RNAcentral holds the sequence, with entries from Rfam. Transfer RNA from Dictyostelium purpureum, 73 nucleotides, folded computationally. It matches the Rfam family "tRNA". Rfam links the family to the GO term triplet codon-amino acid adaptor activity. By type it is a transfer RNA.
[in-house]
RNA sequence: GGCUAUGUAGUGUAGCGGUUAUCACAUUUCUCUCGUAAAGAAGGGGUCGAGGGUUCAAAUCCCUCUGUAGCCA
Numbered sequence: 001g002g003c004u005a006u007g008u009a010g011u012g013u014a015g016c017g018g019u020u021a022u023c024a025c026a027u028u029u030c031u032c033u034c035g036u037a038a039a040g041a042a043g044g045g046g047u048c049g050a051g052g053g054u055u056c057a058a059a060u061c062c063c064u065c066u067g068u069a070g071c072c073a
Base pairs, nucleotide, nucleotide: 001072002071003070004069005068006067007066010025011024012023018056027043028042029041030040031039049065050064051063052062053061
C1' cells in the first nucleotide's frame, strides 16, 4: 500500500428498517446476619466510534474518516 472482518452501559454480549436498545457480570439501595460472605428484592447507568446520505422511520442500508484484529504484498 491492497483486501476482509469488527466498534452497542464499567466489562462481555443480543438486536435480519418499525412499540421504551437485550441479557449476564459489575455497581447502588434494601431485606436477611452480632458482623462479613452467600442468598433474595428493587433501582441507576447507552445520545449504538465520528460526520454525512437514503427513507415516513436507521444501532441496522450507503459513503467518508477513525480505532482494533487478520490476510496478501